[in-house]
Context: one part of a larger RNA
Formats: sequence, C1' cells, structure tokens
RNA sequence: UGACGGGGACCCGCACAAGUGGUGGAGCGUGUGGUUUAAUUCGAUACUAAGCGAAGAACCUUACCCAGACUUGACAUCCCGAGAAUCCGCUGGAAACAGUGGAGUGCCGCAAGGAGCUCGGUGACAGGUGUUGCAUGGUUGUCGUCAGCUCGUGCUGUGAAGUGUCCCGUUCAGUCGGUUAACGAGCGCAACCCUCAUCCUGUGUUAUAUUUCUCACAGGAAACUGCCUCAGUUAAUGGGGAGGAAGGUGAGGAUGACGUCAAAUCAGCAUGGCCCUUAUGUCUGGGGCUACACACGCGCUACAAUGGACAAUAACAAUGGGUCGCCAAGCCGCAAGGCGGAGCUAAUCCUACCAAAUUUGUUCUCAGUUCGGAUUGGAGGCUGCAACUCGCCUCCAUGAAGCCGGAAUCACUAGUAACGGCUGGUCAGCUACACAGCCGUGAAUACGUUCUCGGGUCUUGUACA
Repeated sequence: UGACGGGGACCCGCACAAGUGGUGGAGCGUGUGGUUUAAUUCGAUACUAAGCGAAGAACCUUACCCAGACUUGACAUCCCGAGAAUCCGCUGGAAACAGUGGAGUGCCGCAAGGAGCUCGGUGACAGGUGUUGCAUGGUUGUCGUCAGCUCGUGCUGUGAAGUGUCCCGUUCAGUCGGUUAACGAGCGCAACCCUCAUCCUGUGUUAUAUUUCUCACAGGAAACUGCCUCAGUUAAUGGGGAGGAAGGUGAGGAUGACGUCAAAUCAGCAUGGCCCUUAUGUCUGGGGCUACACACGCGCUACAAUGGACAAUAACAAUGGGUCGCCAAGCCGCAAGGCGGAGCUAAUCCUACCAAAUUUGUUCUCAGUUCGGAUUGGAGGCUGCAACUCGCCUCCAUGAAGCCGGAAUCACUAGUAACGGCUGGUCAGCUACACAGCCGUGAAUACGUUCUCGGGUCUUGUACA
C1' cells in the first nucleotide's frame, strides 16, 4: 500500500421490513444432470450454466452412429489433353454412384486461338465443427450504471509511499459549496442522442362524412429550483407553495471508467503451434440428437362460484406482417379445412366486422362436480419426395393426478405488480406453453434501517501478500 476481521462509524440498494403475486406439492412442456445406447454430436456448470449457443433437429440442418462409396477430392488457384454447354432416356443400386444409348453443335474472332462450362491426367495443394480460450484477435458475461479509477507539477517522507481524492455540509452521483500544501487535468457521473407526455406552425397522399377536430409527417416552443416563502454559513442545497400538459434526474431507452474472475467462446468468424492426409477429408441411405428407474432449473394449465357453461353480440385497441406472399366476397364442410378468385409491392387491399378479459341474460349450488384437463381409442384435415421412429390441427368418445402445496425460495414501488388477449422473427410445416414486442383492465404497501445479502467512504487490528 492492499486484502481480510463472527472490529467500529456513516451511507445506499425490492437488501430486509410493509404489501401483492408466485415457485417448492399435481399433470404437461422445455432445458440440464445421471443412467442407458451403435450413437444418444459439441459447448455452457455458484451468484455470472440449466425455454442458454438453438430467431424453430422428420430428410436437410448435423458436427454423432451403422452401412455403401470417392481419393487433386464437395470447394480455390496453376499446368497438360479432350469435348460446346446442355437436355432426354435405359440397366444395376437404398441412394451416392457405375455402365450405356440418343438429341445437340452456341458466344468473341478472318484465322490461329480465346472466354465460360464439362470430362480425364499430373502434382504443387485443397479440406478438417480435429486439439490447445492456460498461445491469441475480436466479441461477451459479472461486480455495476456501483461512483469510483488515475495523471502532471508542487509539497511531505531516508524510503515504499502520502497529499490532491481527507474534513464539514449536500447530492442519484469524486454532484456541488465551504475549508484546505496543494493547484490543475484526464477516464467515468451529468448533459449532448432516441422514444413518450403539452402546445404552436406548415403540409394533407391512401387518413378525415366535413374546412375545423382527430390522425400522419416535418420543424419549433416549453422545465431552468426560473418565481414566492421558510431553513441553511450571505453558500451548495433541502422543505412547502403558485402557475403549468409536465417540477425538481418528468417517464423509458441507448450509453457500462481503471480493472476483477488465466470468467466464456479455437463450434459464428479470424488466427499461432500441434495433429489427420485412400482419412480425423468428401458424398449417400438409414438411424440418433426426441431413449428413461431417477434428481434439479425455468415455464404452462389447474385445483374452481371474484368461477365454469350457453346465449346476446352490447362494446372498446396497439405494435406489426404480406407478391414463391397476405388472401376478401360467395359456396361446401359440425370443425380443422376445401373450392373460389376480387384487391393489394399496401395510412389504399388483406391479415382483421381486427381481440380477450369486460357488459347483459339464463343455468350449475360446493360435488373430484357442468371444476380440471392428462392419457388412450376411433374418424378426418394440412404441410412436405417422405409424418413409423419423430409434426401440427379438427371432431366424437375417454376422462388421470390435482381440493392451494414441508423445509425453503423468487419477482415487483405505478400505468408498476397482477390479470387479459394480440403481433412478429425463425419457418414448407411445427414440438412456441419459449423469446422479442404491443395494447386493454388495473391494485396494495413502504413505520423504519435492529437484523439478512450486496456495495461505497473513513477509521482500527493483523504472525497474511
């Protein structure tokens, strides 16, 4: 100087407390461990792994296993020889591939030849999701959006080093003020950026019955403790008030200092070294990644009457997406869906009368039930070469566990939690109950900082570095 302390002081944080809703018990979905397997590819493992890489494993993907094939190779450059490319068959085969037949003669150039493509040969080479994240770049997580981390000169000290950065107030903040052997400065903080909330001006397509309004787009104004009052050191600032759409950081986002964990990633990519080279490379068919005594994580659905069912439709959204697409009207089907074909490259048309919780009426009357929907049987629909392993959806039947969950544990302070639906990416289809967004309804509680956890500043002890 640090680090540590079941030392001290002060301060902060959904850290506790006060509340609300969950998880832990059930069924199912999904990920992981373990076990199994020919293979169940690989990585991620306290917080910081476990609906994570994967914004979508039937084939492909795919890296794994079995089998069948290839060896200048599936891909790149160079050299030599031949042929236009290309298209259509036949035989064997699971396919890859092997053998074989036919059609066909293009472009530039007078020609020689050339470009491009295919086949054969030769070796230089290709190739490797093989290994090392403890050789690396790049990127990322975490402490933590915590308020810290440093430097120049000066001063102090024999020196390591200290000072500044401490102290008194204050702040979300090393934020600001005062004091001061320090005076300044840098990276952080804040602000500058984006979105939302109010108004004004302009524009008006496809929005609006209509000029206005609403709506959309663009530009601007507005908030700064500016004003009043009290406290405070005449300060920083704090308490209250006025006006205002908004008040003291208005709300949210983006933004992550020096560094820590030899943290993560050689399988996104790049890359040093090492290793394989008729195989650890490449192609194909099938299987596996979907196994199942069990253990754990994250979710969904419930256990019901603040509810379930049926009806009336009585209502009210926003973000989005669409031409290999979204798909209207109409017709068929109980339905999934089918036929159909209008419109739309979209503020125009479609998804979509855009929604559900909500409202109104009827019924059920506390029961393993008209709760709950697992599981299983049957019949169909859709996508796709192909739904057996292993897809989704519909209808009929079936109707399991479950009566609010032990120890323990998680999230959340306001348009938040909780509840309700809607959209998108990936995508042929889908395992989405996931993820990323959107709107609707809309709470309770915070006395306080003793305790738990994490963090910051100062100080103290130390046989630790």